[in-house]
About this RNA:
Bacterial large signal recognition particle RNA from a Bacillota bacterium, 264 nucleotides, folded computationally. The source organism's lineage runs through Bacteria, Bacillati and Bacillota. The sequence was found by an Rfam model in a public genome assembly. It matches the Rfam family "Bacterial large signal recognition particle RNA". Rfam classes the family as a non-coding RNA gene. Gene Ontology terms of the family: signal recognition particle, plasma membrane targeting and SRP-dependent cotranslational protein targeting to membrane, signal sequence recognition. The coordinates come from a structure-prediction model, not an experiment, and the mean pLDDT is 75.

RNA sequence: CUGUGCUAGAUGGGGAGGUAGCGGUGCCCUGUAACCUGCAACCCGCUAUAGCAGGAUUGAAUGCCGGCUUGCGGCGGCUAUUCGUAGUGACGGCCAUGAUAAGUGGUGUUGAAGAUUGGGUCCUACGCAACGGAGACCGGUGAACCCCGCCAGGUCCGGAAGGAAGCAACGGUAAGCCGGACCCUUCGUGUGCCGUGGGGUAGCCUGAUUGGAGCUAACUAUCUUGGCACAACUGGGAAUCGCUUGUCAAGAGCCGGUGCACAG
Numbered sequence: 001c002u003g004u005g006c007u008a009g010a011u012g013g014g015g016a017g018g019u020a021g022c023g024g025u026g027c028c029c030u031g032u033a034a035c036c037u038g039c040a041a042c043c044c045g046c047u048a049u050a051g052c053a054g055g056a057u058u059g060a061a062u063g064c065c066g067g068c069u070u071g072c073g074g075c076g077g078c079u080a081u082u083c084g085u086a087g088u089g090a091c092g093g094c095c096a097u098g099a100u101a102a103g104u105g106g107u108g109u110u111g112a113a114g115a116u117u118g119g120g121u122c123c124u125a126c127g128c129a130a131c132g133g134a135g136a137c138c139g140g141u142g143a144a145c146c147c148c149g150c151c152a153g154g155u156c157c158g159g160a161a162g163g164a165a166g167c168a169a170c171g172g173u174a175a176g177c178c179g180g181a182c183c184c185u186u187c188g189u190g191u192g193c194c195g196u197g198g199g200g201u202a203g204c205c206u207g208a209u210u211g212g213a214g215c216u217a218a219c220u221a222u223c224u225u226g227g228c229a230c231a232a233c234u235g236g237g238a239a240u241c242g243c244u245u246g247u248c249a250a251g252a253g254c255c256g257g258u259g260c261a262c263a264g
Base pairs, nucleotide, nucleotide: 001264002263003262004261005260006259009058010057011056012030013029014028015027020047021046022045023044024043035055036054037053038052039051063258064257065256066255067254068253069252070251073248074247075246076245077244078242080240081239082238083237085235086234087233088232092230093228094227095226096225098223099222100221102220103219104218105216106215107214114210115209116208117207118206119205120204121203122199123198124197125196126195127194128192129191130189131188132187133186134185135184137180138179139178140177141176147172148171149170155164156163157162
């Protein structure tokens, strides 16, 4: 060096989670391809040599082990942004109450505020007027009979003369009904620049005297108090971004190492 045979090794790996810890089944990621059967999440099997049991393939090699580089992906930290949640609330903003009187405005020497005083508004008693109602009054209408007068016709009494009662019509009237304006009587009232008297805490208006320049609070402004929770701040939650940081890491590349027996 070649041939034959055997053995070690290998026949996916990783993340989270779970566990005292290590694997597996399950979930997720990765891989050009990377064995079969049984066990197994209120779990199954082990013990730092860390799946167990059985079988099969390959077998000293492009395989395996170690180191370096790179690195899909996962997990965590940090910054920033957004969303929603809870709280704070003598900062900012908005709304409301009260006050001040710097500015604007209004008013004021044709006289402010204030002071004194009279009156009105207010209450009450009486009266008056007005209004409304009723009555009296005036006019009209109005009784077949049970109102009056006068009574045609007709009826009754009478021998006659003459009398009697009396319907309708006519005239008038009672009760009732309609209308009506001055005066009169009576009742009433959320009527009244009315009258007399009494009362009257405060406010408003007005007159007189005094006073001698302010008064007002509509707007802006300032302050107090209360409210809203828009903005702001704080706590914790979720999502996204980041050549930010830490860690695990498949795969890929490079380098190094790599058994035994027999025969030639």